[in-house]
RNA sequence: UCGUGCUAAACGGGGAGCUAGCGGUGCCCUGUACCCGCAAUCCGCUUUAGCGGGGUUGAAUUCCCGCCCGAGGGCUUUGGCCAUGCGAACUACCGGCGCUAAGCGACGCUGAAGCUUGGGUCCCGUGCGGCGGAGCGCUGCCGAACCCCGUCAGAUCCGAGAGGAAGCAGCGGUAGGUAGAGAGCUCCGGGUGCCACGGGAUCGCCUGGGUGGAGUCGGCUGCCGACGGCAAGCGCAUGACAUCGUUCGACGGCGGGUGCACGG
Numbered sequence: 001u002c003g004u005g006c007u008a009a010a011c012g013g014g015g016a017g018c019u020a021g022c023g024g025u026g027c028c029c030u031g032u033a034c035c036c037g038c039a040a041u042c043c044g045c046u047u048u049a050g051c052g053g054g055g056u057u058g059a060a061u062u063c064c065c066g067c068c069c070g071a072g073g074g075c076u077u078u079g080g081c082c083a084u085g086c087g088a089a090c091u092a093c094c095g096g097c098g099c100u101a102a103g104c105g106a107c108g109c110u111g112a113a114g115c116u117u118g119g120g121u122c123c124c125g126u127g128c129g130g131c132g133g134a135g136c137g138c139u140g141c142c143g144a145a146c147c148c149c150g151u152c153a154g155a156u157c158c159g160a161g162a163g164g165a166a167g168c169a170g171c172g173g174u175a176g177g178u179a180g181a182g183a184g185c186u187c188c189g190g191g192u193g194c195c196a197c198g199g200g201a202u203c204g205c206c207u208g209g210g211u212g213g214a215g216u217c218g219g220c221u222g223c224c225g226a227c228g229g230c231a232a233g234c235g236c237a238u239g240a241c242a243u244c245g246u247u248c249g250a251c252g253g254c255g256g257g258u259g260c261a262c263g264g
Base pairs, nucleotide, nucleotide: 001264002263003262004261005260006259009057010056011055012030013029014028015027020046021045022044023043024042034054035053036052037051038050063257064256065255066254067253068252072248073247074246075245080241082239083238084237085236086235087234090233091232093229094228095227097225098224100222102221103220104219105217106216107215114211115210116209117208118207119206120205121204122200123199124198125197126196127195128193129192131189132188133187134186135185136184138180139179140178141177142176148173149172150171151170156165157164158163
């Protein structure tokens, strides 16, 4: 792949009604799709759902599943559509907050988290340095004509004399004034300091070490939560309109799926 023979399965379906429910007979629609018996004062069955008997086809144009179309029947006046107003339990959307760590990303064996330890930053005290100021000191100049010192020319006074005394100018200093500069000392101050010592403090930040041996973070997307919004879906009311709506659903179309045995 072909042939033969079997099995599952099929040989109408659906709606309303009846019924605890599922079918059938009956009514209606579609449609042509075996036979006999039972059946609306019903008949049979039990979630496996007509029962009993017989016949035909039979693994696919025929069986099963999904989707689409839609004859026809039933129900309905808050059921339907629209508008307006009100509302915010639910779905959705938005916002930030919190959680999580699935994805992306960053860091990580040049060592993650955790644990531990030291230093700095912080406070107090004692110092050291530096900057600024002031004072002392130092140096220069001036100076107090005299009322400061030393030496005192000249001159003056005392003395008989030897000598002595006071003392102006000058000179030299001092008190004082002024100017200066860095190197000394003291005091004061601060928007002073990779400063030192001691004590204190230990939330945070920065930084070093030890241990440890593979994660950490939570920036973006996502998950979850409550809150706050919004009012599209949603609820209520009113009004107007009436084409509607809803439920079951045949026939048909499209797509997919589905055995066994033997032989060539």
Model confidence (mean pLDDT): 77 of 100.
The RNA shown here (Bacterial large signal recognition particle RNA) has 264 nucleotides and comes from a Chloroflexota bacterium.
The sequence was found by an Rfam model in a public genome assembly.
Of the family's consensus pairs, 93% are formed in the model.
The source organism's lineage runs through Bacteria, Bacillati and Chloroflexota.